[in-house]
Molecule: SAM riboswitch aptamer (S box leader)
Organism: Caulobacter sp. 17J65-9
RNA sequence: CACUCAUCGAGACCGGCUGAGGGACAGGCCCGAAGACGCCGGGGCAACCUGCGAACCGAAUUCGCAAGGUGCCAACUCCUGCGGGGGCGCUUCGCCCGCGACAGAUGAGAC
Numbered sequence: 001c002a003c004u005c006a007u008c009g010a011g012a013c014c015g016g017c018u019g020a021g022g023g024a025c026a027g028g029c030c031c032g033a034a035g036a037c038g039c040c041g042g043g044g045c046a047a048c049c050u051g052c053g054a055a056c057c058g059a060a061u062u063c064g065c066a067a068g069g070u071g072c073c074a075a076c077u078c079c080u081g082c083g084g085g086g087g088c089g090c091u092u093c094g095c096c097c098g099c100g101a102c103a104g105a106u107g108a109g110a111c
Stems, first nucleotide, its partner, number of pairs: 003109006013042005021031003025081004043073003048069003051065005077103001082100002085097005
C1' cells in the first nucleotide's frame, strides 16, 4: 500500500512561531493578512482499543469511569459526484426528499 469489521447530523479552546493559501479529489459553496493551513506549548472533547466497576447463571450484550494507546477540537464526511425510488413544477428538463453504493476519515484486527 492493499484486506476485514465497526462508526461517521453530537462534542471540543487559549497562547506562541510562521506567512498564503486551505477545506482528500472534481464541480460548488465556504474559511483566510481582523493571520487561515501548518508547527510548538498548555487545555479540552469523545469513548474505537487496553484497563477498572456494575447489570447478566455464563457468553454475548448493555451501562458507567477516564488511568493508558489512538483520534479529534469551522460548516452533516460542508454539499454533490454512481444507482434506482418518491414528490412537486414552468414536464426534452429542473427542484426537493430519503434509500443503497463509490470515494474519504478514524479505530480495531489480520497480514